This is a predicted structure of a 95-nucleotide RNA (TPP riboswitch aptamer (THI element)) from Marinobacter segnicrescens. Rfam family: TPP riboswitch aptamer (THI element). Rfam links the family to the GO term thiamine pyrophosphate binding. Lineage of the source: Bacteria > Pseudomonadati > Gammaproteobacteria > Marinobacteraceae > Marinobacter. Model confidence (mean pLDDT): 75 of 100. It was read from a public genome assembly, where an Rfam model found it.
[in-house]
């Protein structure tokens, strides 16, 4: 001094949707999913995307939905320190 998709810590972004029944901002059940408020939980911090806008957007699927694709290399989007690792140099001693 540069790298890591490792590990701590500390301190930050960030989502919470759709069906169903019911006496209905509630409670049960069901579907995706990391996570749909059992949250001191989950995900995620320089980025091919946690998550926002586009967008009340396309095209398919579904009993319904960002369910899946596409848009999309698009525009925004939260970091520090110590550790460990792996490459390089520089400096001293030996031989």
């Nucleotide at each position: 001094c540069a790298g890591g998709a490792c590990u701590c810590a500390a301190c930050g972004g960030g989502g919470u949707g759709c069906c169903c029944u019911g006496a209905a901002g509630c409670a049960g059940g069901g579907c995706u999913g990391a996570g749909a408020c059992c949250a001191u939980a989950c995900c995620c911090g320089c980025g091919g995307a946690a998550c926002c806008u586009g967008a009340u957007c396309c095209g398919g699927a579904c009993c319904a939905u960002a369910c899946c694709g596409g848009c999309g290399a698009a525009g925004g989007g939260a970091u520090u320190g110590a550790g460990c690792c792996u490459g390089c140099g520089a400096u001293g001693a030996g031989a």